RNA sequence: GAGAAAGGCAAACCGGUCGUAAGGCCGCGACGCAAAGCAAUGGGUCCCGAUGUUUCGGGAUCGCCAAGCUACCGAA
Numbered sequence: 001g002a003g004a005a006a007g008g009c010a011a012a013c014c015g016g017u018c019g020u021a022a023g024g025c026c027g028c029g030a031c032g033c034a035a036a037g038c039a040a041u042g043g044g045u046c047c048c049g050a051u052g053u054u055u056c057g058g059g060a061u062c063g064c065c066a067a068g069c070u071a072c073c074g075a076a
Stems, first nucleotide, its partner, number of pairs: 001073001008033002014027005031063001037069002041066003044061007
């Protein structure tokens, strides 16, 4: 990729749980997703600490973007 089919993922809310926090995990639930699969490499955003106040250190997010790796179905 086709107003095709099969299969997949699961935002917010709510409950539980872990974490100082950002946030993670489980359940519920579907706003959406063709890589919403993997992975923090570059940028962005967010949190914590320090600081000479604009930098440093640590962390989170790939469902913010880019690059990388891998993959299901499949007509014209």
Molecule: c-di-GMP-I riboswitch aptamer
Organism: soil metagenome